Overview
The RNA shown here (c-di-GMP-I riboswitch aptamer) has 80 nucleotides and comes from an Actinomycetota bacterium. The model forms 95% of the base pairs in the Rfam consensus. The sequence was found by an Rfam model in a public genome assembly. It matches the Rfam family "c-di-GMP-I riboswitch aptamer". Rfam links the family to the GO term cyclic-di-GMP binding.

RNA sequence: UUCAGAAAAAGGCAAACCCGUCGCGAGGCGGGGACGCAAAGCCACGGGCCUCCUGAAAAAGAGGCAGCCGGGUUGCCAAA
Numbered sequence: 001u002u003c004a005g006a007a008a009a010a011g012g013c014a015a016a017c018c019c020g021u022c023g024c025g026a027g028g029c030g031g032g033g034a035c036g037c038a039a040a041g042c043c044a045c046g047g048g049c050c051u052c053c054u055g056a057a058a059a060a061g062a063g064g065c066a067g068c069c070g071g072g073u074u075g076c077c078a079a080a
Stems, first nucleotide, its partner, number of pairs: 002080001005077001012037002017032006035067001041073003045070003048065005054059001
């Protein structure tokens, strides 16, 4: 440097659920808690799902999810 993540080690994140708080809501944030995770770091770019709103409908608009799948970008350890 390339590269598999099977193993080891150092660390990291944290689903459900509970409490508090913000939001009409999807959901966010903080604390507890661990089902899991090698990008479960970051970015709504493509698809998807969800919410609100307008509409008879088709659909439009405004938002949410990065722990649904792609893509972009940065990065720990480290076999060979």
The prediction has a mean pLDDT of 85.